The part of an RNA shown here (small-subunit ribosomal RNA, 3' major domain) has 476 nucleotides and comes from an uncultured bacterium.

Context: one part of a larger RNA
RNA sequence: UGCACGGGGCCCCGCACAAGCAGCGGAGCAUGUGGUUUAAUUUGUAGCACCGCGAAGAACCUUAUCAGGUCUUGACAUCCAGCAAAAACAUAAGAGAUUAGGCGUCCCUUCGGGGGUGCUGAGACAGAGUGGUGCACGGUUGUCGUCAGCUCGUGUCGUGAGAUGUUGGGUUAAGUCCAGCAACGAGCGCAACCCCUGCUGCCAGUUACCAUCAUUAAGUUGGGGACUCUGGCGGGACUGCCCAGAUCAACUGGGAGGAAGGUGGGGAUGACGUCAGGUCAGUAUGGCCCUUAUGCCUUGGGCUGCACACGUACUACAAUGCCCAGUACAGAGGGAAGCCAACCCGCGAGGGUGAGCGGAUCCCGAAAAGUGGGCCCAGUUCGGAUUGGAGGUUGCCACUCGCAACCAUGAAGCCGGAAUCGCUAGUAAUGGCGCAUCAGCUACGGCGCCGUGAAUACGUUCCCGGGUCUCGCACA
Numbered sequence: 001u002g003c004a005c006g007g008g009g010c011c012c013c014g015c016a017c018a019a020g021c022a023g024c025g026g027a028g029c030a031u032g033u034g035g036u037u038u039a040a041u042u043u044g045u046a047g048c049a050c051c052g053c054g055a056a057g058a059a060c061c062u063u064a065u066c067a068g069g070u071c072u073u074g075a076c077a078u079c080c081a082g083c084a085a086a087a088a089c090a091u092a093a094g095a096g097a098u099u100a101g102g103c104g105u106c107c108c109u110u111c112g113g114g115g116g117u118g119c120u121g122a123g124a125c126a127g128a129g130u131g132g133u134g135c136a137c138g139g140u141u142g143u144c145g146u147c148a149g150c151u152c153g154u155g156u157c158g159u160g161a162g163a164u165g166u167u168g169g170g171u172u173a174a175g176u177c178c179a180g181c182a183a184c185g186a187g188c189g190c191a192a193c194c195c196c197u198g199c200u201g202c203c204a205g206u207u208a209c210c211a212u213c214a215u216u217a218a219g220u221u222g223g224g225g226a227c228u229c230u231g232g233c234g235g236g237a238c239u240g241c242c243c244a245g246a247u248c249a250a251c252u253g254g255g256a257g258g259a260a261g262g263u264g265g266g267g268a269u270g271a272c273g274u275c276a277g278g279u280c281a282g283u284a285u286g287g288c289c290c291u292u293a294u295g296c297c298u299u300g301g302g303c304u305g306c307a308c309a310c311g312u313a314c315u316a317c318a319a320u321g322c323c324c325a326g327u328a329c330a331g332a333g334g335g336a337a338g339c340c341a342a343c344c345c346g347c348g349a350g351g352g353u354g355a356g357c358g359g360a361u362c363c364c365g366a367a368a369a370g371u372g373g374g375c376c377c378a379g380u381u382c383g384g385a386u387u388g389g390a391g392g393u394u395g396c397c398a399c400u401c402g403c404a405a406c407c408a409u410g411a412a413g414c415c416g417g418a419a420u421c422g423c424u425a426g427u428a429a430u431g432g433c434g435c436a437u438c439a440g441c442u443a444c445g446g447c448g449c450c451g452u453g454a455a456u457a458c459g460u461u462c463c464c465g466g467g468u469c470u471c472g473c474a475c476a
Base pairs, nucleotide, nucleotide: 001476002475005472006471008470009469011467012466013465014464016460017459020423021422023420027315028314030312031311032310033309034308035306036305043054044053065301066300067299068298069297071295078124079123080121081120082119083118084117089102091100092099093098106115107114108113127291129289131288133286139279140278141277142275144273149188150187151186152185153184154183155164156163157162169178170177194267195266196265197264199235200234201233202232203231204230205229209224210223213222214221238261241255242254243253244252245251317416321375322374323373324372325371333364334363335362338357339356343352344351345350382413387408388407389406392403393402429452430451431450432449433448434447435446
């Protein structure tokens, strides 16, 4: 002198506490993990930052695992020789892979041969490995943290490590800005530029819209270019204006106008670096290992096993509720081996028939809410696990091990110990809808969408995390 740490100090911030609302921890079930079991229950991930995570789809496949059956120039690629088209089709053996024989055939040609394809053989050579090493790496990603920081050039100071700038005074969400100062400038970050949303003008109207005029059961048709909406270009917000405070600086408090006010709301965006953080199993890749096997093919099993323990969700325990009837109002998406109207059959899952639509045109489509009636506080008309029966559907195949439907059955559960999580507004809570993956589905998961729509924040003493300065000391 720097850096780390302190149950040292000062100042400041964050759903960090507090104030509130709804949960988790108790029950049942779903799912992941540990453990245990197993022939195998493939594997990675491990405090925050693993555990509905890789997996946006494990019946076969996937699949990496186990048992059995096979192959060894091989599932793939290049070269050489020989033979033949190969395939498809059907037959036999087999669990299948495969094996055997049958049938059956390419293109060009100067008729010598050539081209591609397959089989057999010999090796070269390599080919293959989801084998090990993320502590050899690239790339990518989590995290501190969208925290306000991290640095450089020149100058100055110091023998030097280094310091200064970046500290001190104000201010801000911010190293944001102001003013000061041996500093003067600059870069990466902050902010802005980008996207969505909230108001509005112009342009454009089809499949969207319908005020005026006709027309119809119906924006159905003619028509219209106003409105809604769609989608392209603009405007709009800048502390611009007023008052007060402040160094009359930055800025702060209040107000006007305004759809919106001091970053309007949301997103994308993640500085220098930390954790030898994660990933060799997405791909790439060094060196190591295997090579009649740690490779390849195949049938069946397993990844779904179950005394238990933990995480994350779902459904409830009820009357602000449950059941029945009738009745409204979305947004964002998807649709051709698809979405499927209408009609018929079935209590239903579904089946039959069949119009339209590669779609602002056709189809998939709300629920909570509101109206009327029932239940009357009960393990119940709450709750739906479990089990039995008889059916549906996808698919070679639902036994291990799919989903949904109907009838019957009706378990635990009466609000959850210690402890603990989320959230500050169109948020929490609550209600449904869509999509990806996908034949089907274990989705109660993930990612989105709209409907209904709160309470509370005195404050910063305390808990947790972070930032600036400073004191002490470990280390260099």

It matches the Rfam family "Bacterial small subunit ribosomal RNA".